[in-house]
RNA sequence: GAAAAAGGCAAACCUCUCGUGAGAGGGGGACGCAAAGCCACGGAACUCUCCGAGUUAGCCGGGUCGCCGAA
Numbered sequence: 001g002a003a004a005a006a007g008g009c010a011a012a013c014c015u016c017u018c019g020u021g022a023g024a025g026g027g028g029g030a031c032g033c034a035a036a037g038c039c040a041c042g043g044a045a046c047u048c049u050c051c052g053a054g055u056u057a058g059c060c061g062g063g064u065c066g067c068c069g070a071a
Base pairs, nucleotide, nucleotide: 001068008033009032013028014027015026016025017024018023031058037064038063039062041061042060043059044056045055046054047053048052
């Protein structure tokens, strides 16, 4: 973060499984993504058997590794 090149990921939805749930995983499928790789450190939203525990990194910030290489 411009052009390209090699590639990569995969929203909604459908289906199976797990979970009380938010949601997660497998298969199909592509809305999109320069980190839409990973991390729950801070905020935010959401869930519950609720004052504690959990979910979301494709909500924002931060950390960290990574492909190409013009200004």
c-di-GMP-I riboswitch aptamer from a soil metagenome, 71 nucleotides, folded computationally. It matches the Rfam family "c-di-GMP-I riboswitch aptamer". Rfam links the family to the GO term cyclic-di-GMP binding. The sequence is in RNAcentral, with records from MGnify. Model confidence (mean pLDDT): 88 of 100.